A computed fold for a 1398-nucleotide RNA from an uncultured bacterium, annotated as small-subunit ribosomal RNA. Model confidence (mean pLDDT): 83 of 100. The RNAcentral record of the sequence draws on Greengenes.

RNA sequence: GAGUGGCGCACGGGUGAGUAACGCGUAUGCAACCUGCCUGUAACAGAGGGAUAGCCCAUAGAAAUGUGGAUUAAUACCUCAUAGUCCUGGAUGGUCGCAUGGCCGUUCAGGUAAAACUCCGGUGGUUACAGAUGGGCAUGCGUGACAUUAGCUAGUUGGUAAGGUAACGGCUUACCAAGGCAACGAUGUCUAGGGGUUCUGAGAGGAUGAUCCCCCACACUGGUACUGAGACACGGACCAGACUCCUACGGGAGGCAGCAGUGAGGAAUAUUGGUCAAGUGGGCGCAAGCCUGAACCAGCCAUCCCGCGUGAAGGAUGAAGGUCCUAUGGAUUGUAAACUUCUUUUAUACAGGAAGAAAAAUCUCUACGUGUAGAGACUUGCCGGUACUGUAUGAAUAAGCAUCGGCUAACUCCGUGCCAGCAGCCGCGGUAAUACGGAGGAUGCAAGCGUUAUCCGGAUUCAUUGGGUUUAAAGGGUGCGUAGGCGGCUCUUUAAGUCAGUGGUGAAAUCCUGCCGCUUAACGGUAGAAUUGCCAUUGAUACUGAAGAGCUUGAGUACAAUUGAGGUAAGCGGAAUGUGUAGUGUAGCGGUGAAAUGCUUAGAUAUUACACAGAACACCAAUUGCGAAGGCAGCUUACUAAACUGCAACUGACGCUGAUGCACGAAAGCGUGGGGAGCGAACAGGAUUAGAUACCCUGGUAGUCCACGUUGUAAACGAUGAUCACUCGCUGUAUGCGAUACACAGUAUGCGGCCAAGCGAAAGCAUUAAGUGAUCCACCUGGGGAGUACGAUCGCAAGGUUGAAACUCAAAGGAAUUGACGGGGGCCCGCACAAGCGGAGGAACAUGUGGUUUAAUUCGAUGAUACGCGAGGAACCUUACCCGGGCUCGAACGGCUUUAGAAUAUAUCAGAGAUGGUAUAGCCAGCAAUGGCUGAAGUCGAGGUGCUGCAUGGUUGUCGUCAGCUCGUGCCGUGAGGUGUCGGCUUAAGUGCCAUAACGAGCGCAACCCUUGUCGUUAGUUACCAUCAGGUCAUGCUGGGGACUCUAACGAGACUGCCACCGUAAGGUGUGAGGAAGGGGGGGAUGACGUCAAAUCAGCACGGCCCUUACGUCCGGGGCGACACACGUGUUACAAUGGUAGGUACAGAGGGCAGCUACCCAGUGAUGGGAUGCGAAUCUCUAAAGCCUAUCUCAGUUCGGAUUGGAGUCUGCAACUCGACUCCAUGAAGUUGGAUUCGCUAGUAAUCGCGCAUCAGCCAUGGCGCGGUGAAUACGUUCCCGGGCCUUGUACACACCGCCCGUCAAGCCAUGGAAGCUGGGGGUGCCUGAAGUUCGUGACCGCAAGGAGCGACCUAGGGCAAAACUAGUAACUGGGGCUAAGUCGUAACAAGGUAGCC
Repeated sequence: GAGUGGCGCACGGGUGAGUAACGCGUAUGCAACCUGCCUGUAACAGAGGGAUAGCCCAUAGAAAUGUGGAUUAAUACCUCAUAGUCCUGGAUGGUCGCAUGGCCGUUCAGGUAAAACUCCGGUGGUUACAGAUGGGCAUGCGUGACAUUAGCUAGUUGGUAAGGUAACGGCUUACCAAGGCAACGAUGUCUAGGGGUUCUGAGAGGAUGAUCCCCCACACUGGUACUGAGACACGGACCAGACUCCUACGGGAGGCAGCAGUGAGGAAUAUUGGUCAAGUGGGCGCAAGCCUGAACCAGCCAUCCCGCGUGAAGGAUGAAGGUCCUAUGGAUUGUAAACUUCUUUUAUACAGGAAGAAAAAUCUCUACGUGUAGAGACUUGCCGGUACUGUAUGAAUAAGCAUCGGCUAACUCCGUGCCAGCAGCCGCGGUAAUACGGAGGAUGCAAGCGUUAUCCGGAUUCAUUGGGUUUAAAGGGUGCGUAGGCGGCUCUUUAAGUCAGUGGUGAAAUCCUGCCGCUUAACGGUAGAAUUGCCAUUGAUACUGAAGAGCUUGAGUACAAUUGAGGUAAGCGGAAUGUGUAGUGUAGCGGUGAAAUGCUUAGAUAUUACACAGAACACCAAUUGCGAAGGCAGCUUACUAAACUGCAACUGACGCUGAUGCACGAAAGCGUGGGGAGCGAACAGGAUUAGAUACCCUGGUAGUCCACGUUGUAAACGAUGAUCACUCGCUGUAUGCGAUACACAGUAUGCGGCCAAGCGAAAGCAUUAAGUGAUCCACCUGGGGAGUACGAUCGCAAGGUUGAAACUCAAAGGAAUUGACGGGGGCCCGCACAAGCGGAGGAACAUGUGGUUUAAUUCGAUGAUACGCGAGGAACCUUACCCGGGCUCGAACGGCUUUAGAAUAUAUCAGAGAUGGUAUAGCCAGCAAUGGCUGAAGUCGAGGUGCUGCAUGGUUGUCGUCAGCUCGUGCCGUGAGGUGUCGGCUUAAGUGCCAUAACGAGCGCAACCCUUGUCGUUAGUUACCAUCAGGUCAUGCUGGGGACUCUAACGAGACUGCCACCGUAAGGUGUGAGGAAGGGGGGGAUGACGUCAAAUCAGCACGGCCCUUACGUCCGGGGCGACACACGUGUUACAAUGGUAGGUACAGAGGGCAGCUACCCAGUGAUGGGAUGCGAAUCUCUAAAGCCUAUCUCAGUUCGGAUUGGAGUCUGCAACUCGACUCCAUGAAGUUGGAUUCGCUAGUAAUCGCGCAUCAGCCAUGGCGCGGUGAAUACGUUCCCGGGCCUUGUACACACCGCCCGUCAAGCCAUGGAAGCUGGGGGUGCCUGAAGUUCGUGACCGCAAGGAGCGACCUAGGGCAAAACUAGUAACUGGGGCUAAGUCGUAACAAGGUAGCC
């Protein structure tokens, strides 16, 4: 080393595929069982035999592996002996047990044992009985989802007998019976190892089953047995299958879910390491020892837990740099740094250096009893020269990640501009982003930080603890009733539930507490507590249960009366409608917002009479009554049900609720057969309309009616399940009782209204509860998808019942509040309508706007609230626009530096000019420095009519001169909010009065202010002039006057004060009085809180952005003035209430020196030339309509004046584009204006002229003022418009210019159906059937025992067949969801314009 034999290999290690099961957990039982090694007790081991590995020889095969011959050993195997408390069978006694039965004896017959080795100490062997350990079996209870899985089962359930097993058992077989399981969820499908535990939670629970421990199952997939004490065996065997490998093609080999390692897959998971050192474990061995990827160590990984460090103290010029800002400066980074001093954990270097080791073995010694105990010596360390310790050096070696809109700790700048992007939810981003990206700063955590995934929590959001159901989701349409749940009073028994004590168990670990050990902690050790559970036992007996006995109050029955559209059937009645017949009668009827279709001269409608038909029942009639609900209405009869009241005779808990079930159940619909007057889906016609498949009208079929069936649903509603008890009151009504009664102080049952407590989110409910309690049932869990799909079931069908998911949204919803709105209501107001007057819209022109055009026609204003607006003066200028020519510290201003020169004035040249060039003349102040002024150069500030009115201030328009808008305190309401401020009366008014949980106050209203109307006082110049005087042709011209007018200052006056009437009052009315004025005398200024992101960055100011030899600025010219057209606002007209001509009268308010100008002269005139007064109550600019005459005579005119031609005047540097005016000539449209629309209520409208601002002039017919002349009408509030208050509805709140629905079209997504196609698991039937157990056979082998072989049964697997289930896919098809602006309409929300909905 090979082999025989023994023991082990069934432990340890791995995995979680299967399993919903006695698999697991827990508690029991086995009188139905086994147990190697270990412990104890008792007894024993005698005699023989034949083989076989190995070894040797030969041989087959590529190999794996064999085959044959010869020879051999054992604690291997066999035979005999002996034996019992063992086994088998029979008989019998005692004792015990809940039962089958067990235990202990006696006796008869039969059966079965053993092995040696030795160092002589011992080790081992056999039998039996016990123990211990480990197992097996059985049972109670617990242990997922789906009922869109409701029936399952033939060895199935039980019995008898036999077989089999260690053992009970249908475990197996034969026969017999027909059972067994299941709504307390069988069967089926899907999912899943179970527990101790772990995470979370206050707990109850919910989730979980990694590491560690217990149990189970599995070992490539399926089946099978063998061996053994133990397996149906991870590293054993056989067979079948799939896969991989070797092969000489004949055959063979294999099973990492052991430890490492490889590949693949994947978001992702480590080393082919060391050692058996351990007082850790296992196996074998007497032992030495051997084996042990169990184990102990090391390696990798911030994966987790714990600990430590990255320094500490001082240090302000608060450094530099960065960042920010209100920016000559400040803030922040920040005591941070630098710098000074200190420390040395860690790091690095060097040195020392463990505990874990004590046994066993060997040797020596001691004790006694020679194999035990003790002592000593010697040997053994993977980790590891590791932990640890010392010395030296030196702040030396060591900080990141996320976040900073709210939740949630932490803020600024820049960039970007609904882009890029962020986002857990809400949401950020469209030019000032604390939300994106960067930066600075800050905050949080820290060797980690953040994200993602998952679980619990918050979530009382499945509610046992601990929810709800009128309207938010949710009460079944209603009753009867099965199972179930719950149940009145008294007594007795019992002790199942219940309660208490005790015992057993609830493994260890974990969790918690105390103590202890590693420097601390994590971690570990030890002790305790806990393990809320289960079982057993002893007791208690109030309550529940069970059993028994009784009771009457719950419930029911009897008796007496009452009530009602309760039900079913039959009969009868009148009115109305329609039709028919006949009569009268004549042209329409009918219908509507208006019409038409329709009917009618063949006689309608209307009317009279008769007849017929069907349906419904006026008045009574009601907040009435009855019924379980649906529902029920003329009258009568029959049958029938109920409720209530009274009485207290009877039964004696007979009760309540009610899943499944059964019955009833409006309308519409369906079937069969009738009936059919009226009404009337569909349908037809007529209207309406843009359309009108509607609303309206004329017809009209099903249907509506009856009978019998069916359907089974409604907003089947009180959106309120049933029953019982309790809890303040007021009031009405129906039917009874209280003898009678028109009385009421009662009572019962119903039907209503109001209110307290209480409840409720509120609205509200409130003895008819939505209050307080009890019992039972039903139902809900965000919106949509959807009451849909699939499946099942019911139905003749229509359809009903049951009833999801994917996907999608961040809401949907309730009640109430404040607004806004309504083709809701009430009250009221306004030139809002009406009544009137005059206009616009038609014409021409002026002017503004749009459009178009243009080089430019600068910009703004755009419904009301833009459009004769900014502009109260565009030829240049203005001017912002265009073209061209120039300038760049610049056209203006300030500061500083340098330089030159007085400043300045004049002339001249070029040029379109700006500008450039040239020439001439020419300083002041001061002692000086220097200053003043100008040019040039440089510098700091410029400049912008560029953008944003949606960053702003200021100003303005509008609602609106409408009467509103708010506050303090109090009160009400959970609150938003209300009250006040509402109500009645009144007012122009939220003006006032009364009332009042409000009392007061503020901003508005009114008043105060200005002006005008009357009077007074004062004062009289430039105004005035009565009286007096003077004077003139004439004139307040003059003296004078202070009377008057007037001027301009101060006062008075008007207040419903007085009267009458009405009214509580406020107040109103009056041809009232008085008064200049009368009820706000007229007019003006004055505009609350707010709305329209209203207007304006171009009046001004201002944040931000943008331009800087230009988007700044200067100059010349042009443009803003264009012209097929459209609109707004005006002017002038169309004429006789007028035009023209002549004559003649009367204002107010303003302006005036670069001005107004009298007067004179010239001119037809615009105007010119002179001249005078006046800085103005002094002078001056000044009326027209009117009145008196004349003429025109109704015409495109003596209307109208546009347009055009000619000639002029004036302003101005300049009238070409582009001024006004004058004269002559010309003489267009237009004859009163469609639809529609505007202004105005009294000194107003209308009409007439005058003045002023701007301005050289003027396109002014505009604007703002002034006066002259001077009307009409208002019944009234139905309607249009606007507004105010109260109320109502609302799905609106960007607030009706709101919201919002459906089809169609487009894109995307998930999903249903579907001819078919492709899989999957399971079952059934038939065929075949390996290995293997069992049985039978066994002529072959063997002396025999027995075996090979053969056969039978069963089975894995394979095949065939039909069906069910389940998944994927699919032409085509159905709806659904989502999406920035698509199409068509307008269904809903208001009375949504036809109330809406079921």